[in-house]
This record gives sequence, structure tokens and C1' cells, in this order.
RNA sequence: GCCGGAGUAGCACAGCGGUAGUGCAACGCAUUCGUAACGCGUAGGUCGGAAGUUCAAAUCUUCUCUUCGGCA
Repeated sequence: GCCGGAGUAGCACAGCGGUAGUGCAACGCAUUCGUAACGCGUAGGUCGGAAGUUCAAAUCUUCUCUUCGGCA
């Protein structure tokens, strides 16, 4: 230099045009003599960044950043 994968909550990931979700973690409640576990609930996101297409974009297109792998 060329080709491809990944980037979404604190962490690990789903979601592949139509209200952004799950598990763990955090917080509260319940339970217990108490703790843990189990149960119920709450909060936490400008979907890496910018532009475009569309009535509507995490999702499609272009550019760009970070990271991983392959080729040279």
C1' cells in the first nucleotide's frame, strides 16, 4: 500500500429499514436472626465520528477514526 472483520449501557453481546434490548455489574425493595443466593423493580445509550439516500437509518451508501486478521 491492497483486501476483509469488529466498534451498540460500566463489561460481554443481540438487534440487519418502523418505539434500542438481554445477561452480568450498580442502586432500591422483598426474603433471612444476619450475609450470600433466589425473586421484583429502578437507573444507565446522542448505536466510534461526519455527510448522503429514505416518510423513517444502529441497520443502506460514501468519507473518516480506532482495533483485529490476511496479502504484499
Molecule: transfer RNA
Organism: Absicoccus porci